RNAcentral holds the full RNA, with entries from SILVA. The part of an RNA shown here (small-subunit ribosomal RNA, 3' major domain) has 479 nucleotides and comes from a metagenome. Rfam family: Bacterial small subunit ribosomal RNA.
Context: one part of a larger RNA
Parts: sequence; structure tokens; C1' cells
RNA sequence: UGACGGGGGCCCGCACAAGCGGUGGAGCAUGUGGUUUAAUUCGAAGCAACGCGAAGAACCUUACCUGGGCUUGACAUGCACGGGAAAGCCGGUGGAAACAUCGGCCCCUCUUCGGAGUCCGUGCACAGGUGCUGCAUGGCUGUCGUCAGCUCGUGUCGUGAGAUGUUGGGUUAAGUCCCGCAACGAGCGCAACCCUCGUCCCUAGUUACCAGCGGGUCAUGCCGGGCACUCUAGGGAGACUGCCGGUGUCAAACCGGAGGAAGGUGGGGACGACGUCAAGUCAUCAUGGCCCUUACGUCCAGGGCGACACACGUGCUACAAUGGCCGGUACAGCGCGUCGCCAACUCGCAAGAGUGCGCUAAUCGCGAAAAGCCGGUCUAAGUUCGGAUUGUGGGCUGCAACCCGCCCACAUGAAGCUGGAAUCGCUAGUAAUCGCGGAUCAGCCACGCCGCGGUGAAUACGUUCCCGGGCCUUGUACA
Repeated sequence: UGACGGGGGCCCGCACAAGCGGUGGAGCAUGUGGUUUAAUUCGAAGCAACGCGAAGAACCUUACCUGGGCUUGACAUGCACGGGAAAGCCGGUGGAAACAUCGGCCCCUCUUCGGAGUCCGUGCACAGGUGCUGCAUGGCUGUCGUCAGCUCGUGUCGUGAGAUGUUGGGUUAAGUCCCGCAACGAGCGCAACCCUCGUCCCUAGUUACCAGCGGGUCAUGCCGGGCACUCUAGGGAGACUGCCGGUGUCAAACCGGAGGAAGGUGGGGACGACGUCAAGUCAUCAUGGCCCUUACGUCCAGGGCGACACACGUGCUACAAUGGCCGGUACAGCGCGUCGCCAACUCGCAAGAGUGCGCUAAUCGCGAAAAGCCGGUCUAAGUUCGGAUUGUGGGCUGCAACCCGCCCACAUGAAGCUGGAAUCGCUAGUAAUCGCGGAUCAGCCACGCCGCGGUGAAUACGUUCCCGGGCCUUGUACA
């Protein structure tokens, strides 16, 4: 000087408390451990691994296993020799295919004719490796932590390590600002500048919109027309403790108020200081070293990554009446679509099929939003709760659904009556609850993830205690 303390003081954070909903019990989904296996590819490991890399494992993917093939190789560049256009296409045989082998078709362009381009074969130099080392690395990332800190120049003090500044008194979300001070300044952080939502104005008016005028319809901005409104998307205004009162050190600031769509950082996002964890990643990529080179490379078929006595994490669905079922009826937003989204109609109980309009989309389509509201029914029951499991029949994608897809119908109806110790999230348009969209994607094991809107709470006395953190101080046999 740090780090640490079941030392002290001050202060923060859904840290506790207050409150609401869960997890831990059940069934299923998913990840992991373990076990099993020819293989169940690999990585991730307290917080910060475990719906994580996986934003799509039937083949492919695929890195694993078994078996069958290939060696200049599936891919790149160059050289030598030989050959022909090569490539490609068709056919025969063996085969699961890859491949091997045989036959046929086709037999190029330029040329100062030597050759060059291109391809195959042979040989060489090399390719190739998701093989090892994240304790050799770059890059990227997690984490403490959006925490308020981390430092430097000069000066001063100290023999020195170092201190001072950065401590102190106030204040703040903040090393934020004010005052004081052997310090005076400065840098990286904080804040602001960026995006978005909330109010208003301007510009623009189609595909959006429809107040007034006209026309038309069973009906609909449907048509003429209009650009006012909504909206769209570009620009601007607006909020700064600016104004008033009080408190305060004549300060910074705090409390209350006015005006305002909005206040005191307006809500949300992007943004992550010096560093810590030899944290994570050699399997995104790059890369040093090491290793393999008829194989640790490469191609193919099939299998595996989907196993199942068990154990844990994350979720979904429930255990019902604030509910289930049936009928009727209302209101979104983000998005996506031409290898696509698919209207209307017909068929089918349905999944879906047939046919086919429109749309390269503010034009057409996905499209129904659901909870809600109105009416009916069930009456406390393992039930008209719950839907696992299984049987049969069917639909769709795809070369192909046995291992191992999704969906529909009928039948079957399991566990489950609110979950021990323990434990998680959330402070407002939040939690809870309801549906909708998208990426990946042929299809899909999505109940995941990332977004979107609808309905919409309760509680916070307080900081003693648990956890994490900041500043000052104290002790130390630790560095």
C1' cells in the first nucleotide's frame, strides 16, 4: 500500500422486510449428471455450466460407431512427362451406395503452328485434419457492475515503500456539484451528445384517412372529390430546477407550488473505466508449437447423437366453479410473404384436398386475436376437472417418417385434491394473466428463444438481520 475480520461509522441495491405469483410434490417437454452402449461426437461446471454453443440431429447436418471404398486426394497453387478435348450424357456388369470395370455418343478454342488455355492419367512440391494445447495466442464474450470508481503531470511531504490530490463539511443516481484544504490541473469512467415512446407545429398526401359536397349499394371510402382529421416519415419546437415560496453557509442542493402533454435523470434502449476470475471459446474464424499423412485425411451405406434402474436444473399442462363445455358477439400491435402468402368456392366430422382470384404488397394474403361481454349447461364428484398413456383409422412434408416427424378423428382415459426441508421472480403499464408475430426451417419433436400488443394489481413501516457493493476508520502472525 492492499486484502481480510462472526471490528466500528456512514450509504446504496427486489438485499431483507411489506406484498403478489411461482419452483421444490404430479404428468409431460427439454438440458445435464450417472449408467448403458459398437457409438450413445464435442464443448459449457458455484454465483457467471445445465430450453447453454443448437435461431430446427429422420438422410444431410455430423464432428461419433460399424462396414465398404479412395490415395495429388472432396478443396487450392505450381512444375515435369504422357494423352485426349475434357467435362458431360447413355448403357452393361458387381454393389447398399460410394466406387470399380467395360462399351457407346461427343471429339474444343486460340495459334507468329513450336505451343498456350482447359481436362484426365502418372510422378513431384503439397493439400487436408471439428487431432492436442484457451496454461503459448489474436479476436470475441461472460462476470464483479451502470458499481462509482481507476489513474496521470507538476508541486509539496517522507531516508524509503509511498502519501497528498481522491481525505474533511454538505449534497447527488453519480469522484454529481458546492464549500474548505499543500495542493494546482488533467485523463479514462459518470452525465450529456445517439435511437425509441409520450405533446404540439411545419412539409408531403398514395396504397393510408373521410369532416363537409355529390353519386351509388342489401352493405362496405365503393366511386367522384378532398388533404381537414387519423396515420405514415422527414424536419422542428418543448424541460433548463427556467419561475414562485420555504429550508440551507449569501453555496451546491432539497421540499412544496404554478404553468405544462411531460417535470427534477420524463419511461425504455444502445453505451460497460483501470482491472479481477491463467473465467469461456484452438469446434465460428484466425494463429505459434506439437502430432497424423493408403490415414487422426476423404467418399459412401446403415446405425448413433433420441439408450434408461436412477439424480438435478429450466419449462409446459394441471389439480378446477374467479372454473370446464356449448352457442352468439366485440376490440390490437409487432411482423412475414413470388421456390412465397394464399382469398372466394367445392369436398371432407377434421387434419387437409381440389380448383383458383389477387399480391414483388400502407393496395392482395397470412387473419381467427385470446382473455373479455351476452345467453345456456354442469353442481362438488377423481367429476362434463385433468389430460398422460395406449389402440385403430386417416392427413401432410419429404427420395425416405422402423429406429426417430408433426397434425386430425374415434376409442382409451393414468398421475394429480395446492406440494417437506428449502428456494426464485417482480416496485407500474411492472407482476400476474391472455393471445399474436418472427428468425431457424422441406417438415418438425417450439411447451424454447426473440419480439408484439390486450386486461391489469398488491406492497414498501423501516435498514436490526441474510446476500452483494461503495467511502472513511481500526486490528492483523496474510501478500